Background: This is a predicted structure of a 672-nucleotide part of an RNA (large-subunit ribosomal RNA, domain II) from a Candidatus Pacearchaeota archaeon. The full RNA is in RNAcentral, with records from ENA. Its mean pLDDT, the model's own confidence on a scale to 100, is 84. It matches the Rfam family "Archaeal large subunit ribosomal RNA". Rfam links the family to the GO terms structural constituent of ribosome and ribosome. The source organism's lineage runs through Archaea, Nanobdellati and Candidatus Pacearchaeota.
Context: one part of a larger RNA
């Protein structure tokens, strides 16, 4: 891991509600029994705190409220909750009594063991100083929690090896005459012991050993909980709670009974209402600006005062920009009542009785919070949840669209070059960027290119491009060392002309020089200049190689239009099946309708199969049951043959009983 067998709402008692059934102003037994037993219990009248009254009472002066005034009981099923282990499995722990120191920790008696080599302490002696203590220096000697290093204890390092019925082994390390290491035997016990202390040790078990008991401790927690079909169908909100992982209650679901109208929806009338967008009448803020007022400060002049003011306040008008906490006016949406149509009447409402659920979540509008978020908390709605099928590549909640079974056709989102079903369909245009085919992007920018307004200039030749003029009074005057167009300061005439500035730039130290503005020549036709809209360019950086789903398209792209096709479990028809509902029959049907048949948790109903007991009925050595295959019937749980194994039992049909159906609980047991 697989098979097999086992394996979770059950028993009692008391209650309440709902079916049956029996009796009924009554039911109905308990002990204990053979008949019988009436003791009790429920009920038949309540109201009051009592006295007490009584179809009433009880408050109150009363009006009036309050309870009250209806047939129950016993049994038998079956729902629910109490009390008990109460669906099953599972805890860490608590206390109580018991066993253990053959392993470990400490201690006691009593045994053993430390190869070998360095080192050379005190003492002793000898020389040499010395008077002496005593020093020095040579042997002797052999101390040490000494130093190397076996045995012998430990057990430091390893990302070596290894899991062998569980701490090994390998190499490497530390001690190794000592606070060493052993050997038997004794001794100290569970909140206790023992510890050179590490909460370490106390028999592979230690932050309180093990064993048995209290026990089926208790667990708002996880994990399971067995056979089929029908009809309904939900919640993740409120309040409470030592409450947040739970629970009551009420909202939401289901089934029964009773009762009857009830009101999605639209249209009128009459009403509520101050929000979007607006807007400045009022509250407030705000740019410019003009007016008054010296007025709180400031500053100036004058100083005794007081004057002025292009600082600054105040106020007012004219405008610009707005406001959750602004409204002069003000929608849509909503909302209350009435009436009518509509729609359900299989509807609403109540009343009893079952739960489940109080982890929620996306999208679309409005919000509050936050820079923001696949954030967080409201409001409504609508979808996932509990929704299947068709697009979205792929995608619980994005678009189609609600699936009772089969068969045919039409659509709808979305698509029609290939993968890939269906147009290489029609106009007419953009766009060159492979943009785009995906809004994976923004501000700003753009002499891409298209369309479109507006003003100008233009054959008396525009606009570019080339050549040529661009003078003269003059070096204007002042200033300057110098100023001469062009450091600077003043003025900017005037003439000749096709036309040229008392110069727009360069340049010089000051001229000079180079252009330019302004004319003409050539050329021979549209220039220029300011918005505006489409489509494009840049702005544009991420970790493997790489994505428009791909391939690939100059449309198979982008915008307007148009007509076929394809494409769902949607639509329409055809058949069938089941439900509901009404009508007819009443022993289970039959006919009409049906805008009914998606479903988690839940209700609810009707079936199947299993073992046993009653009773009635079969079958069976001319082969039971079981196993194997195999047909047929059933919507299925499952039922009934056929054929082979086997080799003695086993059904049916009405009733009852229940230790009754397994695929999962790291289930249990056993086998491979």
């Nucleotide at each position: 891991g697989c098979c097999a067998g086992g394996g979770a709402g059950u028993u009692u008692u008391a209650u309440u509600c709902u079916g049956u059934g029996g009796c009924a102003a009554g039911a109905u037994u308990a002990a204990c029994a053979a008949a019988g037993g009436a003791a009790g219990u429920c009920g038949c009248a309540g109201c009051g705190a009592a006295a007490g009254c009584g179809a009433g009472u009880c408050u109150g002066a009363a009006a009036g409220g309050g309870c009250g005034a209806g047939a129950g009981u016993c049994a038998c099923a079956g729902g629910a909750g109490g009390a008990a282990g109460a669906c099953c499995c599972g805890a860490a722990g608590c206390c109580a009594g018991a066993u253990g120191a053959u392993c470990u920790a400490a201690u006691c008696a009593u045994u053993a063991g430390c190869a070998a080599g360095g080192u050379g302490a005190a003492g002793u002696u000898u020389c040499u100083a010395g008077a002496a203590a005593u020093a020095g220096a040579g042997a002797u000697g052999g101390a040490g929690g000494c130093c190397u290093g076996a045995a012998c204890c430990a057990g430091u390092g390893u990302u070596g090896u290894g899991u062998g019925c569980a701490u090994g082994c390998a190499c490497u390390u530390g001690g190794a005459u000592g606070a060493c290491u052993u050997a038997u035997g004794a001794u100290u016990a569970g909140g206790g012991g023992u510890g050179a202390a590490a909460a370490g040790c106390c028999u592979a078990u230690c932050u309180a050993a093990u064993c048995u008991g209290g026990c089926g401790a208790u667990g708002g927690c996880u994990g399971g909980u067995u056979c089929c079909a029908g009809c309904u169908g939900a919640a993740a909100u409120a309040u409470g709670c030592c409450u947040c992982a739970g629970u009551a209650u009420a909202g939401u679901c289901u089934u029964a009974c009773u009762u009857u109208g009830u009101u999605u929806g639209u249209a009128u009338a009459u009403g509520a209402g101050g929000u979007a967008a607006a807007g400045u009448a009022c509250g407030g803020a705000u740019g410019a600006g003009u007016u008054u007022u010296g007025c709180a400060g400031g500053u100036u002049c004058u100083a005794u005062u007081g004057a002025a003011u292009a600082c600054g306040g105040a106020a007012a008008c004219u405008u610009u920009u707005c406001c959750a906490a602004c409204u002069c006016a003000g929608a849509a949406u909503u909302u209350a009542u009435a009436u009518a149509c509509u729609g359900c009447a299989u509807u609403a409402a109540g009343u009893a009785a079952g739960a489940a659920a109080c982890g929620g979540g996306g999208g679309c509008a409005g919000g509050g919070c936050g820079u923001a978020a696949g954030g967080u908390c409201c409001u409504g709605u609508u979808c996932c949840g509990a929704g299947a099928c068709c697009c979205g590549a792929a995608c619980a909640a994005g678009g189609g669209a609600g699936a009772c079974u089969g068969g045919a056709g039409u659509u709808a989102a979305g698509g029609u070059c290939c993968c890939a079903a269906a147009a290489u369909u029609u106009a007419u245009a953009c766009u060159a960027a492979g943009u785009g085919u995906a809004u994976c992007a923004a501000a700003c920018u753009u002499u891409g290119u298209u369309u479109u307004a507006a003003g100008c200039c233009u054959a008396a030749g525009a606009c570019a491009c080339u050549g040529g003029g661009g003078a003269g009074g003059u070096a204007g005057g002042c200033u300057u060392a110098g100023a001469a167009g062009c450091a600077g300061c003043c003025a900017u005439c005037c003439u000749u002309u096709a036309a040229a500035g008392a110069a727009a730039g360069c340049g010089u130290a000051a001229c000079a020089g180079c252009u330019c503005a302004c004319c003409u020549a050539u050329c021979g036709a549209g220039g220029c200049u300011u918005g505006a809209a489409g489509c494009g360019g840049g702005g544009a950086a991420a970790a493997u190689g790489g994505a428009c789903g791909g391939g690939g398209c100059u449309a198979a792209g982008u915008a307007u239009a148009a007509u076929a096709c394809c494409g769902a479990c949607a639509c329409u028809u055809c058949a069938g099946a089941g439900g509901c509902a009404c009508u007819c029959a009443g022993a289970g049907g039959a006919g009409u309708g049906u805008u009914c048949u998606g479903g988690u948790a839940a209700g609810c109903u009707g079936g199947c199969g299993u073992a046993c007991u009653u009773u009635c009925u079969g079958c069976g050595u001319c082969g039971a049951a079981g196993c194997a295959u195999u047909a047929u019937c059933g919507a299925g749980a499952g039922a009934u043959g056929g054929u082979g194994u086997g080799g003695a039992g086993c059904g049916g049909a009405a009733a009852g009983u229940a230790a009754u159906g397994a695929a999962a609980a790291u289930c249990c047991u056993g086998g491979c």